[in-house]
RNA sequence: GGGCCUGUAGCGCAGUUGGGAGCGCGCUUCAAUCGCACUGAAGAGGUCGAGAGUUCGAAUCUCUCCAGGUCCA
Repeated sequence: GGGCCUGUAGCGCAGUUGGGAGCGCGCUUCAAUCGCACUGAAGAGGUCGAGAGUUCGAAUCUCUCCAGGUCCA
């Protein structure tokens, strides 16, 4: 330098007719306990890597760029 893959909540990850942004763990509050852990209930937390395009509508399709991984040279 070129090809491919990945980027979604604090962490690990789902998300296929293009229309609801989610799961587990963690976090907060409450309950329960003498107390802790476990458990139960409720809740907070997201520019879906950035920009542009297509579309009535984009995490999803197209283009450019950024970061990481991998292969080739």